RNA sequence: UUGUUAUCACGAAAGCUGGAGGGAAUAGACCCGAUGAAAGCUUAGCAACCCUUUACCACAAAGAAGGUGCUACAUUCUAACCGGAAACCGAUUCAUUUCAGGAACCCGGACAGAUAACCA
Numbered sequence: 001u002u003g004u005u006a007u008c009a010c011g012a013a014a015g016c017u018g019g020a021g022g023g024a025a026u027a028g029a030c031c032c033g034a035u036g037a038a039a040g041c042u043u044a045g046c047a048a049c050c051c052u053u054u055a056c057c058a059c060a061a062a063g064a065a066g067g068u069g070c071u072a073c074a075u076u077c078u079a080a081c082c083g084g085a086a087a088c089c090g091a092u093u094c095a096u097u098u099c100a101g102g103a104a105c106c107c108g109g110a111c112a113g114a115u116a117a118c119c120a
Base pairs, nucleotide, nucleotide: 001120003118004117005116006115007114008113013043014042015041016040017039021032022031023030026079027078028077044071045070046069048068049067050066051063052062053061054060076112081109082108083107084106088102089101090099091098
């Protein structure tokens, strides 16, 4: 680096340096930023994985903070793919009839991404 598995709607701050960008690939008419962005350092905190103890085949509870990680009032901010349902719109019908017509919002899944552990 690639792959596999798990998690991703909960949770959690401040100071210094720095000096204009940032919000995990792309896009956004969305959001944050000189009342200082990214990045680095220090301390604190959170608790996802590894770790320890209990439990005992259910994969749970607690602990410490050692190794990573994280600390936007934002769901991985939203969108993009597939399926479901669908207010409403358009055409149509005698009809609240019909239409693989369009469709906000919502739900599920996938793709992509981030993090951890493991194999090679």